[in-house]
This record gives sequence, C1' cells and structure tokens, in this order.
RNA sequence: GCCCGUGUAGCUCAGUUGGUAGAGCGAUGCUUUCGUAAAGCAGAGGUCGUCGGUUCAAUUCCGACCAUGGGCU
Repeated sequence: GCCCGUGUAGCUCAGUUGGUAGAGCGAUGCUUUCGUAAAGCAGAGGUCGUCGGUUCAAUUCCGACCAUGGGCU
C1' cells in the first nucleotide's frame, strides 16, 4: 500500500429485507436478616465510533474518515 471483519448500556453481546433500541452480568434502591451474603422485586443507565448522503423516516442503505483485529505483498 491492497483486501476482509468488528465498533450498540460500566462489561459480554443480541437486534433489524428502514418505522418509538433489548438481554445477561454489574452498579443503585427496596423487601427479607440481629447484621452480611444469598434470594426476590423495582427503577435507572445509550447522541447505536465520527462526519456527510439517500429517504417522510437511518442502529439498519451508500460514501469518506477514525479506532481495532486478521490476511496479502
């Protein structure tokens, strides 16, 4: 330099042939206990890597860039 993959909650990951974004774990609060742990319950937590394009509407489609992993030379 060229090619391919990945980027979504604190962590590990789903998601969608475009239509209000989810799970598990973790953290927090409550119940229980003499107290802790465990268990149960509840609410919270996200500019879906960045910038543009297409569209009535983009996490999803298109382009560039950034980060990261792999391959080729």
A computed fold for a 73-nucleotide RNA from a Candidatus Jacksonbacteria bacterium, annotated as transfer RNA.
NCBI's taxonomy places the organism under Bacteria, Bacteria candidate phyla, Candidatus Jacksoniibacteriota.
Rfam family: tRNA. Rfam's curators write: Transfer RNA (tRNA) molecules are approximately 80 nucleotides in length.